[in-house]
A computed fold for a 162-nucleotide RNA from uncultured Bariatricus sp., annotated as Lysine riboswitch aptamer.

RNA sequence: GAUAGAGGCGCGGUACACAUGAGUAUCACUUAGCAAAGGCCAGGCAGCCGCUUGGUGAGAAAGGGAAGACCGCCGAAGUUGUAGAGGUGGCCUGCAUUUUUACAACUGGGUCGUCAGAGAAUAUCUGCCGGACUGUCACAGAGUAAUUUGUGAAGCGCUAUC
Repeated sequence: GAUAGAGGCGCGGUACACAUGAGUAUCACUUAGCAAAGGCCAGGCAGCCGCUUGGUGAGAAAGGGAAGACCGCCGAAGUUGUAGAGGUGGCCUGCAUUUUUACAACUGGGUCGUCAGAGAAUAUCUGCCGGACUGUCACAGAGUAAUUUGUGAAGCGCUAUC
C1' cells in the first nucleotide's frame, strides 16, 4: 500500500400498508358583533379577499413515526462552518425554509438522564453535558493459562492475509 473482516437494541435508504396529524386546516350555510379599514412572511409593484365569535353539515394533506420486508453498508452515519448550484413562499430584493456539491472541523458505539432547538405531540430527530454499559488498542498489576483489575487514548483506530 491492497484485500477481507469485527463492535450490536449497529448505521442509513426505499416501497407498500397502518396509526397519529384531526374532526385540525379548509369549504358551504347561518346567529351576533365590527369594518372601509384590515389581511395574504417584510418593503415596493400587481392581484385577490371583508374580519371576529358561536352553531350546523362536509372534511383533507405534508413532514415526522413503531414493527416487519427489501437494498446499501461498519466514518456505517450525523452535526457545524465556509463557498457554490437549484426548489418553495405571485414578481424583484430580503428573510425563512428545503435539496444537493466541494472543502474543513468534531463524534468509537448504542442506551438512560437534565437542559436547549425542531415538531401537533408525551412520538421522533439533533446538540452540549453527565451516568453506567460495551468494543478496540496501549500501559501497569494478578494468574501456569483461559482470563481478570485499574488507568488512559481515539475510528486518519483495530484485527487477519498478501

Lineage of the source: Bacteria > Bacillota > Clostridia > Lachnospirales > Bariatricus. The model forms 100% of the base pairs in the Rfam consensus. Its mean pLDDT, the model's own confidence on a scale to 100, is 82. The RNAcentral record of the sequence draws on MGnify. It matches the Rfam family "Lysine riboswitch aptamer". Its family is annotated with lysine biosynthetic process in the Gene Ontology.